Large-subunit ribosomal RNA, half A from a Caldifarciminota bacterium, 1754 nucleotides, folded computationally. It matches the Rfam family "Bacterial large subunit ribosomal RNA". Gene Ontology terms of the family: ribosome and structural constituent of ribosome. The organism belongs to Caldifarciminota, within Bacteria. Its mean pLDDT, the model's own confidence on a scale to 100, is 82.

[in-house]
Context: one part of a larger RNA
């Protein structure tokens, strides 16, 4: 280290369980709030941090019911109490109810500030405390009451309403994108989403200006249905009525108008009026008459109605107008009617019955016996039952408890029925006649834009209406889908209306073929929690001891955690980290394996080891029986068989999945286990399989009934079919075109449908599951970062330069101009603080999501900053970069439409059996996506159609050929023409030459030439052959449409590609096996399943390696074989030719190789041999004007050629075979698969043999199917062929939760899970036993589905591996002793060291919220240890009239009564109001705590306010002190930059003097301290403002004694302010040092007392200074305060002195350049203001170091 195996741990799946969730059914219940809600803060307990209840009357108080014996909540324990005089609990009613919130007295940063009036408490008084009441709008009354007579605004005061919150539903205004239309624009999505306003329990609608065509209907909702129809529609996607018909519910009224009135009002008339009686006269007539409003009656519909006018019609009594009947108004009663939910209206009151809001009764076994801890369980054996739903009890209980049937019950409160009674309104109705009047106006109705109507301007009716025109009144209007006519129907322009329809935050009961802790709400658990974000918003996880805590007394190990013993219990391996307790992952222990060995980890084989047990031998042992043999039984060894584990060797063998032509690929994914994870619903259609009924089939909405989320029955409205034909009118077994009786076409003649159900498939929805990046929309949150803007505040060391001006002094006629001194300007210069970010290094899983060193830019300005505030999403802001707008910007975030879309990627989960593709053609804004076609496969159907193969007949133009066509193309003839020379007899001929058609011979060429013309293809006929997963047709379902190599034939291309397009074949794709070393595709050959049979294929046969060192006859010498071309070689075998050759060849050795001549020419030279040009003769056997070395040129050596010598074959040239050379690559061999092979183990040609596959073949077996025969049928026999297989069709099973079956069977004598083992099935899988486990729970036959995971860079959770790795966060730094402690580098002490020191010191604000002190403690945090802390845990601690807020003030800015805009929400804004960062009254020293002080506490002060007392003025009934404003005045009150002086405060040096200590006794050195406040008084110096009286006046919104303005008087003069010093305050207090006492081990702490000197000179800064000078950019407000007066008030007041009194509320701890803020963190980052000594410097730079802090938590 690997395998098994055992026992653990980890860790929490699985089973079981459920409190909690989710769907629903009925049925209440639909609202809650100014009487203060909803929703919170904050208290509230004897101890109390959550919750849960209450409210300062605070886990409660009062009463009235109930119901009880025990209570004091979740939730233990102590303490302490209530309780049969009724407590705890439960209902009804009330009391009580802090602050906030509509929030409401006013204000505001929610839960806090701060008030007016009135009343009480308390005080002398103020100040405090308590009740109550005060907000705004609207209505509505009353009273006051401007400019403006009356009147109206206003303004007041009474009574009420209203504000706000809440699921869904409803009704209105506003109104989108994504998407779809395979792009888009009209469309769609959708009048959705979303925001807004409103209402109710429901909302809207509603009693025909209606719908329609019948012999008509008769408010409005709301099912079905009609119908996906009519129609609409880029006639695209799509949208989609309606009438009619069947049901739910049913309910009808009321105005205004005419026309009446001795109502009431206003207005007009005015006694001669109007106007009535009446023939006239004449009379009558303000209680009049006309107009108006209002209000009473009266009417209210379309066979039109009604007014008005005339006629008829009840009862009793009384009786008005008159002179008398008469009529008889009108009043009483009687009598009828009707009524609160519309139509008129508000109900009380009684009765009664009923529901709800607590509750009571309630049958029968705790009977036996048996397991068991425990009985409800087995056995037995009773009993009730109008109760056997259901939950509890130690398992599983009709008869133990609580329920349950079935009954009964309510002081009090609601609520609903009914009756009564009281109350309320009603009393006319009917008929006729009328050219009289009335019958809803800015209204119908036209024309323009629009919108809704299913209906997109269309022929567009009908309804709304934004602008414009603008009627009628029944003899009138409106509709019937353009318009018109004629018909018919209805009567707008006013209202109200119940139920039937829709929703459920809610309360009560019950139900689930709903979920069981990764599911089910997000939430079972203290969840909208914890965390995260400025904020809108986002948003978990965590469930189980046991029956009963009986939670483990006491011992031991430890510091402690834990642990071991002992006890509890059935059971502790239920022990609280608790039921079961899988997996990954980690140990132990043990059996085997492994240290010379090569890896997809297996799989076939297998030696040896261990073990088991059975068997079978043996053998020892033992028991019993037998005399004995023997048998029989125990244990045990030992062989052998068998099984287990384990494997040394051998033999083969490149994971899964995806996505591809094609993956081991080095092409995707997946670290491991576990849970969880994906084709479903709904309607519609369309098939096929069951089923019912059948020329008919069925109901749908709703009803009934009943044992009631269920089921029977009823309902026939409606569809589907029976009959079609036509464009349709219509006709009809026909009908349509037609002139037809002609033709023809569609049909009939042939008849089956329908409903239900289950499966396949389509469509419409998210439609299998995850995934967008964006885009788009709406509505919110966001300027604590950033940008600019506004207001109010601060900062900016030091140094340098020297503009303007000035002023002398020159100079000038004056200027100018020069010097000099002054002066201090400047987007002037250097350079800290501060801002900033120029290089580099470094960091880059950091220190930091921008840092850190070193270097660098600005640093009086266009500069930095603090604190408040504005501006914001197609907007803001921008010295502009498309920067910035919260670490997000070319459009922020956060929700929402939303499950956008995704022609794309990825995943898509249990078996077995049959078949089995395509990568092609057309179209395709199409190309990786679709349609149809073509292949696939179910089912029905014909039944050899379909293939061969042979005959037979046929088209036909390829190969090959050819050149007879078109063309190209060549040698040679001939030569029309035609150029040129030259001759000549010259418009020409005639020769030579050149181009050169045409034609002739010869040989050619050709995809787009054919005089020809095959094979093989293809068509058709016959015969045979083939029953083949062949053919064809009709239908359900698909895949595909990205192909690939290889071969034969063509194109491109380079006759390149592993290259591309195509025909035709094969195979891989989707195919395993043998071969090719390995290798998808090449050969070989198509795997049902086993076999340790057999022949064979390609291919092999020396060894790896099965099988021939075979035969035969060759060749190769190159390891060729075993990679390659041209070219190139006296390599080597075969075969040809042609030539020399005994007349002597080749070849070798000997010898010759000469003369003209060194030829001419070139050259300096050129003699064979540099070059040119030519290249000849001689003499020879031969011997070139020369074939090469060579020389400066010669020379010399060779050669050709010749002789000799040698003695047999030579040499050239062609085909050919095997080899050579060409032959160079990147990590040794690495171009044979390896050894290794040479008459072969190569190569060529033959032969004999034999290996070799999953191929055949044999032997046993499955499964499909076809044929036969039996069988009712499942099915059985026989007998054929068959069975690779993605995409995909088709067939058949498994399992898994549920449900019926089931209160089943089984089950504590042990269910489900859980770990093993056997065993049966092709399998998915089952089934027994064993061990854990402790309470469930099949199986058969059906039925429903959240039904089956290795993979989606899935999601959760564990666990690994990387690794004890990488780090431990500025290198400012430690050591040492002592202490405590289990234990100390670190904790605490001491002694050195060392770092910082314009900080790493100290003080404030901000911000945080107890981090501050103390005592314990160490599990976790602390980047390590920890006894230590900013950690945990308990206790304490923050004292104010003077500090800071508030109570005062106003700046931006916000809010904002009225008011003005605006769909709504809402904006804007007067009056007011709020808002510090600004203004504004007062406090010092010194001591104290463990922790706090300007705050306690000594001492000494202030300040406002109120009172009492002296003094002073003034006044006291008006000629009126005073006091009193939200008006008047001052005054508050402001920039910047420069320079000087001033007196001697702070501070710092020197230097006196005093103390201590060193050393000494003498003076020297060193070290420490040396000091005292405000205010008030008085003096003093020192700036700095500023005059005082009088008189007059037309501003100063009214008045003024005030301020302005004018005159005038008179002195250098008054009055305020700011600083500094002396005294007094202070005989106080501080002090350094001394002593003493006490406490502690110590470090040290605590206490008393006593206590010296307290000068002086110098530098700086502060102050004076709100000043002085210069400039231009001209530098808040208001209030406190001071003066003045209106107004109102009132008899005492005002001033000063002295005393007395009063002063609320908040906040005060610590941190605060940081370990406490902000930056996820104990982070090298940021983070305003103040002080910051000392040497050296100029200087706050920069070293160095005082006080003070630290040494950075390995």
């Nucleotide at each position: 280290a690997g395998c098994g195996c055992a026992u653990g741990g980890u860790g929490g799946a699985u089973g079981c369980c459920u409190u909690g969730g989710c769907a629903g059914u009925u049925g209440g219940a639909g609202g809650c709030g100014a009487u203060g809600a909803a929703g919170g803060g904050c208290g509230u307990g004897g101890u109390a941090a959550g919750c849960u209840g209450c409210g300062a009357u605070a886990a409660g108080c009062g009463u009235c019911g109930g119901a009880c014996a025990g209570g004091u909540g979740c939730a233990c324990a102590c303490a302490a109490c209530c309780u049969u005089u009724g407590a705890c609990c439960c209902g009804g009613c009330g009391a009580u109810a802090c602050c906030c919130g509509a929030a409401u007295g006013g204000g505001g940063c929610a839960a806090c500030c701060c008030g007016u009036g009135c009343g009480g408490a308390g005080u002398c008084a103020u100040g405090u405390c308590c009740g109550c009441a005060c907000a705004u709008u609207c209505c509505g009354g009353g009273a006051u009451g401007a400019a403006u007579c009356c009147a109206u605004a206003g303004u007041u005061c009474c009574g009420g309403a209203a504000g706000g919150c809440g699921a869904a539903c409803c009704c209105g205004g506003u109104g989108a994108a994504g998407u779809g239309a395979a792009a888009c624009a009209u469309c769609u999505c959708a009048g959705u989403a979303a925001c807004c306003g409103g209402a109710g329990g429901a909302a809207g609608a509603g009693a025909u200006a209606g719908a329609a065509a019948a012999c008509u209907c008769c408010a409005u909702u709301c099912c079905c249905u009609g119908a996906g129809u009519a129609g609409u529609g880029g006639c695209g996607a799509g949208c989609g009525a309606a009438a009619g018909g069947g049901g739910a519910g049913a309910a009808g009224c009321c105005u205004a108008a005419a026309c009446c009135g001795a109502u009431u009002c206003c207005g007009g008339u005015g006694u001669c009026a109007a106007g009535c009686c009446g023939a006239c006269a004449g009379g009558c007539g303000u209680u009049g008459c006309c107009g108006g409003a209002a209000c009473g009656g009266u009417g209210u519909u379309g066979c039109g109605g009604g007014a008005c006018c005339g006629g008829c019609c009840u009862c009793g009594c009384u009786g008005a107008c008159u002179g008398u009947c008469g009529u008889g108004a009108g009043g009483c009663g009687a009598g009828g009617g009707a009524g609160u939910c519309a139509a008129a209206a508000a109900g009380g009151c009684c009765g009664u019955c009923u529901g709800u809001u607590a509750g009571c009764c309630g049958a029968a076994g705790u009977c036996u016996u048996c397991u068991g801890g425990a009985a409800a369980g087995a056995a037995g054996u009773a009993c009730c039952a109008u109760a056997g739903a259901g939950g509890g009890u130690g398992a599983u209980a009709g008869u133990c408890c609580c329920u349950u049937a079935g009954g009964c019950g309510a002081a009090a409160g609601c609520g609903g029925g009914c009756g009564g009674u009281c109350c309320u309104c009603c009393c006319g109705g009917c008929c006729g006649a009328g050219u009289u009047c009335c019958c809803a106006a800015g209204u119908a109705c036209c024309g323009c834009g629009g919108g809704a109507c299913a209906c997109g301007a269309g022929a567009a009716a009908c309804c709304c209406u934004g602008c414009g025109g603008g009627a009628a009144u029944c003899c009138g209007g409106g509709a019937a889908g353009a318009c018109c006519a004629c018909u018919u129907c209805c009567u707008a322009a006013g209202g109200c209306u119940a139920a039937a329809c829709a929703c459920u935050a809610c309360c009560a009961a019950c139900u689930g073929a709903c979920c069981g802790a990764u599911a089910g709400u997000g939430a079972a658990c203290c969840a909208g929690u914890a965390c995260c974000g400025u904020g809108a918003g986002g948003g978990a996880a965590c469930g189980g001891u046991g029956a009963a805590a009986a939670g483990a007394a006491c011992c031991c190990c430890u510091g402690g955690c834990g642990g071991g013993g002992a006890g509890u219990g059935a059971a502790a391996u239920a022990g609280a980290a608790c039921c079961u307790g899988a997996a990954a992952c980690c140990a132990u222990g043990u059996g085997c394996u492994u240290a010379c060995a090569a890896u997809c980890a297996g799989u076939g084989g297998g030696a040896g080891c261990a073990g088991c047990u059975g068997c079978u031998g043996u053998u020892c042992u033992u028991u019993c029986c037998g005399c004995a043999a023997g048998g029989u039984u125990u244990g045990g060894g030992c062989a052998g068989c068998g099984c287990u584990g384990u494997g040394a060797c051998c033999g083969c063998g490149u994971g899964c999945c995806u996505u591809u032509u094609g993956c081991a690929u080095a092409a995707u994914g997946a670290c491991c286990c576990g849970g969880c994870g994906a084709g479903u619903g709904a309607a519609u259609g369309u098939g096929u399989g069951c089923g019912g009924c059948a020329a008919g089939g069925c109901u749908a909405a709703g009803g009934c009934u009943c044992u009631u989320u269920g089921a029977g029955c009823c309902g026939u409205a409606a569809c589907c079919g029976u009959a079609g034909c036509g464009a349709a009118a219509g006709c009809g077994a026909g009908u349509c075109c037609g002139a037809a009786c002609a033709g023809g076409g569609c049909g009939a003649u042939u008849c089956a449908g329908u409903c239900g159900u289950a499966c396949g498939c389509a469509u419409u929805c998210g439609a299998c599951c995850c995934g967008a990046a964006a885009c788009c929309c709406g509505u919110g949150u966001g300027a604590u970062c950033u940008a600019c803007c506004c207001a109010u505040g601060g900062c900016c060391a030091g140094g340098u330069u020297g503009a303007a001006c000035u002023u002398g002094a020159g100079g000038u006629a004056a200027c100018a101009c020069u010097c000099a001194a002054g002066g201090g300007a400047g987007g002037a210069c250097c350079g800290a603080a501060c801002c900033g970010g120029u290089g580099a290094c470094c960091c880059u899983u950091g220190c930091a999501a921008u840092a850190g060193u070193c270097u660098c830019g600005g640093a009086u300005g266009a500069g930095c900053u603090g604190u408040g505030g504005g501006u914001u999403g197609g907007a803001g802001u921008g010295a502009a970069a498309g920067g910035c707008u919260a670490a997000u910007c070319a459009a922020a975030c956060u929700g929402g439409g939303u499950g956008a879309u995704a022609g794309c990627u990825g995943g898509u989960u249990c078996u077995c059996c049959c078949c089995g593709a395509a990568a092609u053609g057309c179209c395709u804004u199409u190309a990786g996506g679709g349609g149809c076609a073509g292949u696939c496969u179910g089912u029905g159907g014909c039944g050899u159609u379909c293939a061969g193969u042979u005959g037979c007949g046929g088209a036909g133009g390829u190969a090959g050929a050819g050149c007879a066509c078109u063309g190209g193309a060549u040698g040679g003839g001939c030569g029309c023409u035609u150029c040129c020379u030259c001759a000549c007899a010259a418009u020409g001929u005639g020769a030579g030459g050149g181009a050169a058609a045409a034609c002739c011979c010869g040989a050619c060429c050709a995809a787009a030439c054919u005089c020809c013309g095959a094979a093989u293809g293809c068509c058709g006929c016959a015969a045979c052959u083939c029953u083949a997963g062949a053919g064809c047709c009709a239908u359900g379902g698909a895949a595909a449409g990205a192909g690939g190599c290889u071969c034969u034939g063509a194109g491109c291309u380079c006759u390149a590609a592993g290259g591309u397009c195509c025909a035709g074949g094969g195979c891989c794709g989707a195919g395993a096996g043998g071969g090719g070393a390995a290798u998808a595709a090449c050969c070989c050959a198509g795997a049902c399943c086993a076999c340790c049979g057999g022949c064979u294929a390609a291919g092999g046969c020396c060894c790896c390696c099965a099988a021939g060192u075979g035969u035969a006859u060759g060749c190769u010498a190159a390891g060729u074989g075993g990679a390659a071309a041209a070219a190139g070689a006296g390599g080597u075998g075969a075969g040809g030719u042609c030539a020399c050759u005994c007349a002597g060849a080749c070849a070798g050795c000997u010898g010759g190789g000469a003369u003209g001549u060194u030829g001419g020419c070139u050259u300096a030279g050129a003699a064979g041999c540099a070059g040119c040009a030519a290249u000849c003769a001689u003499u020879u056997a031969a011997a070139g004007a020369g074939u090469g070395c060579g020389u400066a040129a010669c020379a010399g050596c060779u050669c050709a050629c010749c002789a000799g010598u040698c003695g047999a074959g030579u040499g050239g040239u062609c085909u050919u075979g095997c080899g050579c050379u060409g032959a160079a690559a990147a990590u040794u061999c690495a171009c044979c698969g390896g050894g290794g092979c040479u008459c072969a183990a190569g190569c060529a040609u033959g032969c004999c043999g034999c290996c070799g596959a999953a191929g055949c073949c044999g032997u046993g077996g499955g499964c499909u199917u076809c044929c036969g025969c039996c069988g009712c049928a499942a099915g059985g026999c026989g007998g054929g062929a068959g069975c690779g297989g993605u995409a995909g069709g088709g067939g058949a099973g498994c399992g898994u939760u549920c449900u019926g079956u089931u209160g089943u069977a089984g089950g504590c004598a042990g269910a489900a899970g859980g770990c093993g083992u056997g065993c049966c099935g092709u399998g998915a899988g089952a089934c027994a036993c064993g061990c854990u486990g402790g309470a469930c729970g099949a199986a058969c036959c059906a039925g429903a589905a959240g039904u089956g995971a290795u993979u989606a860079u899935g999601c959760c959770g564990g666990g690994a591996c990387g690794a004890g790795u990488a780090g431990c966060g500025u290198u400012a730094a430690a050591a040492c002793a002592g202490g405590u402690g289990a234990a100390a580098a670190a904790c605490c002490u001491g002694u050195u060291c060392g770092c910082c020191g314009a900080a790493a010191a100290c003080c404030c604000a901000a911000g945080g919220u107890u981090u501050c002190c103390u005592g314990g403690g160490g599990a976790a945090g602390g980047u390590u240890a920890a006894u230590c802390c900013g950690c945990c845990c308990a206790g304490g601690g923050u004292u104010a009239g003077u500090c800071g807020g508030u109570u005062c003030c106003u700046a931006a800015g916000c809010c904002g009564a009225g008011g003005c805009c605006g769909a709504a929400a809402g904006g804007c804004g007067u009056a007011g109001g709020c808002g510090a960062u600004g203004g504004g009254a007062a406090u010092c020293c010194g001591g104290u705590c463990a922790a706090c002080a300007u705050u306690c506490c000594g001492g000494a002060a202030c300040c406002a306010c109120c009172u009492u007392g002296g003094c002073g003025u003034c006044g006291u009934u008006a000629c009126g002190a005073g006091c009193u404003a939200a008006g008047g005045g001052g005054g508050g009150a402001c920039g910047c930059a420069g320079a000087a002086g001033g007196a001697a405060u702070g501070g710092c040096c020197c230097g006196g003097c005093c103390c201590c200590g060193u050393g000494u006794u003498g003076g020297a050195u060193c070290g420490g301290g040396g000091u005292c406040u405000a205010a008030g008084c008085u003096g003093u110096c020192g700036g700095g403002a500023u005059g005082g009286g009088g008189c007059g006046c037309a501003g100063g919104c009214a008045a003024a004694u005030c301020c302005g303005c004018g005159c005038c008087c008179g002195u250098a003069a008054u009055u305020c302010c700011c600083g500094g010093c002396g005294g007094c305050g202070a005989u106080g207090g501080g002090g350094a040092c001394c002593u003493u006492g006490c406490c502690g081990c110590g470090a040290g702490g605590c206490a008393a007392g006593g206590g010296a000197a307290c000068c002086g000179g110098g530098c700086c800064g502060g102050c004076c200074c709100u000043g002085c000078u210069g400039c231009c950019g001209a530098g808040a407000a208001a209030a406190g305060c001071c003066c003045c007066u209106a107004u109102g008030u009132c008899a005492g007041a005002c001033g000063u002195c002295a005393g007395g009194g009063u002063g609320a509320c908040c906040g005060u701890a610590c941190c605060g350049u940081a370990a406490a803020c902000c930056g996820a963190c104990a982070c090298u980052g940021g983070u305003g203001g103040g002080u910051g000594a000392g040497g050296a410097g100029a200087g706050u730079a920069u070293c160095c170091a005082a006080a003070g802090g630290c040494g950075c938590u390995c």